[in-house]
Context: one part of a larger RNA
Parts: sequence; structure tokens; C1' cells
RNA sequence: UCCAACGAGUUAUUUGCAUACGCAAGCUUAAGUCAAUUGACGGAGGCCUAGCGAAAGCGAGUCUGAAUAGGGCGAACUAGUGUAUGUAAAUAGACCCGAAACCGGGUGACCUAACCAUGGGCAGGCUGAAGCGUCGGUAAAACGACGUGGAGGGCCGAACCGUAGUCUGUUGCAACAGGCCCGGAUGACCUGUGGUUAGCGGUGAAAUGCCAAUCGAACCCGGAGAUAGCUGGUUCUCCUCGAAAUAGCUUUAGGGCUAGCGUUGUACGGUAGCUGGUAGGGGUAGAGCUCUGUUUCGGACUGGGGGUCGCAAGAUUACCCACCCUUGACAAACUACGAAUACUAUCAGUGGAACUACAGCAGUUAGAACGGCGGGGCUAAGCUCGUCGCUCGAAAGGAAAACAGUCCAGAUCGCCAUCUAAGGUCCCCAAGUCUAUGCUAAGUGGGAAACGAGGUGGGGUUUCUUAAACAACUAGGAUGUUGGCUUAGAAGCAGCCAUUCAUUUAAAGAGUGCGUAACAGCUCACUAGUCAAGAGACCCUGCGCGGAAAAUGUAACGGGGCUAAGCAUAGCACCGAAGAUGCGAACUUUCAGUUUACUGGGAGUGGUAGAGGAGCGUUCCUCUCUGCGUUGAAGUCGAAUCGCGAGGUUCGGUGGAGCGUGAGGAAGUGAGAAUGUUGGA
Repeated sequence: UCCAACGAGUUAUUUGCAUACGCAAGCUUAAGUCAAUUGACGGAGGCCUAGCGAAAGCGAGUCUGAAUAGGGCGAACUAGUGUAUGUAAAUAGACCCGAAACCGGGUGACCUAACCAUGGGCAGGCUGAAGCGUCGGUAAAACGACGUGGAGGGCCGAACCGUAGUCUGUUGCAACAGGCCCGGAUGACCUGUGGUUAGCGGUGAAAUGCCAAUCGAACCCGGAGAUAGCUGGUUCUCCUCGAAAUAGCUUUAGGGCUAGCGUUGUACGGUAGCUGGUAGGGGUAGAGCUCUGUUUCGGACUGGGGGUCGCAAGAUUACCCACCCUUGACAAACUACGAAUACUAUCAGUGGAACUACAGCAGUUAGAACGGCGGGGCUAAGCUCGUCGCUCGAAAGGAAAACAGUCCAGAUCGCCAUCUAAGGUCCCCAAGUCUAUGCUAAGUGGGAAACGAGGUGGGGUUUCUUAAACAACUAGGAUGUUGGCUUAGAAGCAGCCAUUCAUUUAAAGAGUGCGUAACAGCUCACUAGUCAAGAGACCCUGCGCGGAAAAUGUAACGGGGCUAAGCAUAGCACCGAAGAUGCGAACUUUCAGUUUACUGGGAGUGGUAGAGGAGCGUUCCUCUCUGCGUUGAAGUCGAAUCGCGAGGUUCGGUGGAGCGUGAGGAAGUGAGAAUGUUGGA
């Protein structure tokens, strides 16, 4: 991992509701007794028939109250009760499995920790303390030398004890080992045997270590099916409807309770909804600046403060503030204004239950993206919060290459039929290499900004131009004068000044740029000629260009490839879905006709949690078929057939002794999942 078997809403009591049946102003027994398969008896008791009050109590009333008031709860308006079934709740283990833990009583010191008693063990080598002796030395000592001696948690190193490093081992030789190397090795040493200490405890040279492969509190059995707002699992079929991820409260936030939203039943009936008319209130969008605040230009001078002058009166002011007139603005917490929507009421039309009430039963209370309007944030986020909508959730199909939340569209089933939606029509790939007019040259299309640019198309304004423009070429571009000042110099061209003037001219600046130390030189403005028809500036706009760097491999059209098969406008045709239509079938519901399940018409049939309905099958029991069976039961393998399905029937093979139909009843009643349990492969 697979296979087989087993494996989870049960039972009891009480209560609510629904359905069925019995009796009914009543209904009904319990324990038990007798009898004995299901019967009879048993009325204690329970519910109902009257309520109100805390109660005494009163009573169709009663309580409150001073009340004959008012008000509350009742009556007037009677239906209950018993049994069965279904469903829900409560109490019990209460759908099943699952803790870590807590408590009680015991068992453990053959492992290990410490201690007690009694035994055992430590090759060999090295060092050489005290003491003592002899000699030297001293007044005597001290002291010194040489011997002797044999101390030490002394030194080296086997046994023994240990385990710092490293390699191997890591389904091992081994649930802690092996190799190499290493520490201690007469000591706080190692060790045998026997004993003592016990879990709210012991022991501990102390690591929360150890106390039998178990230790922040051992193990075994019991309380015990502890509890688990948590995780996982929860077994046949078909049909109808179909949610929520919100609000309030919560030691509450991944749990609950009530409401909201679902379902089933009953009741109600022009109910809800929609459309139109009419009548309303509002202070949002917008707008506006009267108010509250913010704020701009110009002006007038009025008042106050400051400065200056003055002894003062007062005057003055390139200072400040307020007020006034005028111009222009801003606001969620501004409003003299003010929509669209939305909301409320009413009338009419439409609308056939989609409404509302009551009763039973739920689930949900982690939501997500997208679009509109807003708050927070950075007008950041696949961000976060509110609200309106929509899809997913619980929705398959087509489009977006692939892609819960985007676009189109809501799958009962079948068809080798038709028409369309979004989106497409060169090939992959169904359908136009369609028509018309333009644009783009960038593979732009097929990723991106500020900004930059004689890319190119369209539109507009304006200037010059046969009295010859623009470009090009030829020629001129002078004189007073080197203007004045400044300066070492300043001559058109460092800088400053300005009546930047005047003359000769076709024209020529007291000079546009380069250049010189200063001059010189080159050039421009300006003019003439040659030539002959358009030339220049600016604005708006379409499509393009640059700006443009990333990690495995083209890789920013889905690919091929495309100059249209790109973009824009207009148009026709076609393709394209589980949409619509057609034909056939099933089911639900409603209406009609019929008549008790048939015919016809209408509408419908995606679905998670969940509510409701109808069935299939398994085991056993009762009755039944005066059922089937060695002339072959169950089981098993295969085929055919019936049923929407769960499943049923028949035939054949195998098998070798039991099994079924119909009507009821009762459940240990359906497995693929639970790191499920047991067995097997």
C1' cells in the first nucleotide's frame, strides 16, 4: 500500500408538536390479583371540566385599591383524554474514537542513588618527606654533609574503573555498540554478597539527575465510558424546496443565546412586489459665501496699537490690526440655496402566493473577488472598514492560452437537427485570406512614466511672395571714427554711458558671432545681380520613435506566422454554449375533463449546510402460500431481461442442504476514508 471481516444518533423516563385510531364532558388506569400466549379484574392516581390572588379566600369573576373608579388576569366564544408512530428537547456515557491530567489502594532499590554489615582486588618501574645513625660544626644548640629510612588524595604504566576527541555504525553486532586515541590507577579508589530508605515519597560531591529500556513527580489496578466550547470519522436510492458567514449580549471573540435568512404544516386573501398618478418630509451630490472658519487683487480713508516729531494740544508714518467698497477662491464636523435616487402614505392598473401570522424542525454567526459611493493607508497592497450591487461560496457549460469571485449563460434525460450570446472567422482551430475608406513602418500591434525629437497623416491661425519671396551662388558690407569714458591697451566685439548720431549710398549696426596683448583677419545683419514658384512661424489633433537593465531557455501575440492576419470608421455573411427552438422520454406542481389514477393544457425540475416526501435491500419473529428443494436449497461465476435508482427476476455453470413469496412486526439494518480494529497478501 492493497484485500476481507468488524466499525458510529441507541435505549429508558418525562415533556412539546405533528399524524393515525378509540372514547368523549369526559378520557385513562399504575402497582398488583386471577387466568393463562396476547384475557379479565384493579379507579389508588393522572389530565380535563373555572378562574383570580403571595395567601386567607372569593368565584364568572377575581386581584389591586378608600372606591360602585381605572387597570391586570380570566369568563362570555367549552374539547379533551388514552394508545401508537414520527420528530425535537431535558436527564442519563447519549453518534463513535482520542487526551495531557486528578484521586484511591497496592507493587517495586535483582537497574540505579546514598548509607550499613561483612569479604575481595590493585603487574612492574620511578621519586625519596619526617625520623634515626655517623662525621663535621657549636659553649650547648642551630646548621651542614654522607648514610639509613620509606612518606605521599606523589610520578610513569598493565589489570580494574572511566569515557575527552574522532571515524564507523544509524531497518546497527548493539533501543547507546565497535576501532584508534585518551583520564584515574594506595585512593573522596574499584568490587562481590547480604541489608536499609518508596512516590504529597526516597536518594542526590546538585545534572531536575536516579528510583527496573518509564521521571518537573515511578509502575499496576480501580473511580472510569473522567472531561474535551478541540481534531478526525459517521455506511442504501430517488423526488421537492433551499440558506448563512449579519445584529445585539456574552471572562465573549474558531463557543453560545435571541433575532435575521431556510424548510414543513395550518390559517388569512386582489396579500406582497412592480408600474403610473397624487401628497409628503429631508439637507446628501452639486452650488454658494449670509453665518462659522480659511483666503486673493485693487481702493478708500474710518478706528485702534506701535514708531518719529512735539512741553502739550496735536501732527506724521515705506509698520501692524480691525472695519468698509470691489475682484477671485476653499470646507466631513460652514449653509440665506438644493437635486437625482431612496423612503412614507394614498388612488388606479398589473400581479395568482413570491406577503403576513401562528406552530414544528433546522443550519448559519471564519466569507472571497469584482463594480459604484465613501473612511483609514501613500487617491500603496491579492491591504483594511462601511454601504449599495453582482458572481463564487452552493454553479456545471462557452469566452478570457492555462485562470473559485471577470464577460456570456443557469446543466431533468436522449438526438450525427435549427437559431443565437460573449467571443471570433490565415494555419494549429469551427467560421471572411469579406467589402469600402483611411492610418501605421515601429513587428508598433504583442508591457511602462516624466521628459526629449525637422518621424508621419489631418485641421486651423498668420507672415513673405512675378513690384520675384525662401534656399544656393557672385559682388558689396563704406565714411566722420580708434564714438565718449575707463584702461598698460579697449580700435564694432573686457566693462560703463547714450540724442547708438550723422554722412555717402542699391545697401551697410557707433555692430550677430569667431578671432587679436591691442590692431589685423573671417563672418552676420543689410543691399544688388543670377535663378523662377512657392517659402517661413505658431496652435490643435490621429498613429508612431527614444526613454526601456535580471537571474535554467526564445519567454511581455497561446504557437506558427502576419505589413495585415495591425489600428480606426462603416457594412454584410458565417462560426460559436449544457442558452433558445424542434422531436422523443421521465418526474414535480397546477387547472380542466373524467372518474380514483387516467387523458389533455400550463408552469417547472443546478445545488453545499439543512428541512420535507417516497422507496430499495439485510437479520430475526407471526400468519400465509396445505410455497420451493438431492429430478439439486443457500452461496458463487456468467449471460439475458425489468426498474430513474437503491435493486429484482429468469437461464446456464459450479455447489451439495437448506430456502423463499405475500401481509404485518422488531432491529446489533447498508462503509471507502476515522495516522480506525483484527486477520491476510